RNA sequence: AACGAUAAAUAGCAAAGCUAGUGAAAACUAGUGUCGCAAAGCUAAAGGGCCUUCCUUAUAGGGUGGCAGCCAGUUGCCGUU
Numbered sequence: 001a002a003c004g005a006u007a008a009a010u011a012g013c014a015a016a017g018c019u020a021g022u023g024a025a026a027a028c029u030a031g032u033g034u035c036g037c038a039a040a041g042c043u044a045a046a047g048g049g050c051c052u053u054c055c056u057u058a059u060a061g062g063g064u065g066g067c068a069g070c071c072a073g074u075u076g077c078c079g080u081u
Base pairs, nucleotide, nucleotide: 001081002080003079004078012037013036017032018031019030020029021028022027035069041074042073043072047071048070049067050066051065053063054062055061
């Protein structure tokens, strides 16, 4: 550097639900929980897509907020070459 998630090893994260809180909402934070994950680490101003809400000339366009466990970008553990 490339390939792989097959196995092993060292670990790690935490879906849905529930409880408390924030928010107009999408959703987020903490606890609990353990569906799953080879990146379920990070990035929403690299890009696409989606969700919320408002405006509007309402088949379209624009603004606010959000989603990385949708695709993706980027960094990394182990192993092989």
The RNA shown here (c-di-GMP-I riboswitch aptamer) has 81 nucleotides and comes from Bacillales bacterium UBA2298. It was read from a public genome assembly, where an Rfam model found it. Its Rfam family is "c-di-GMP-I riboswitch aptamer". Its family is annotated with cyclic-di-GMP binding in the Gene Ontology.